Fluoride riboswitch aptamer (crcB RNA motif) from an Acidimicrobiaceae bacterium, 65 nucleotides, folded computationally.
[in-house]
């Protein structure tokens, strides 16, 4: 010195926080949704606050008081 594995830590999983948990990255990474329309640029519509799980919070929709 470089390359791999582990284990600590750090970051990220299409809208916000908490726990638990999985999964990838290691700064030139991980990551950044879907569907028409359009050569592109762009324009128009659509699902969900999770990566799963739960709880809070916001939004939406139906009853009751």
């Nucleotide at each position: 010195c470089u390359g791999u594995c582990c284990a600590c830590c750090g970051g990220c999983g299409a809208u916000g926080g908490g726990g638990c948990u999985c999964g990838c990255c290691g700064u030139c990474a991980a990551c950044c949704g879907c569907a028409g329309g359009g050569c592109g640029a762009c324009c128009u519509g659509c699902u969900g606050a999770u990566g799963g799980c739960u709880c809070c919070u916001a939004c939406c929709u139906g009853c009751u008081g």
Its mean pLDDT, the model's own confidence on a scale to 100, is 82.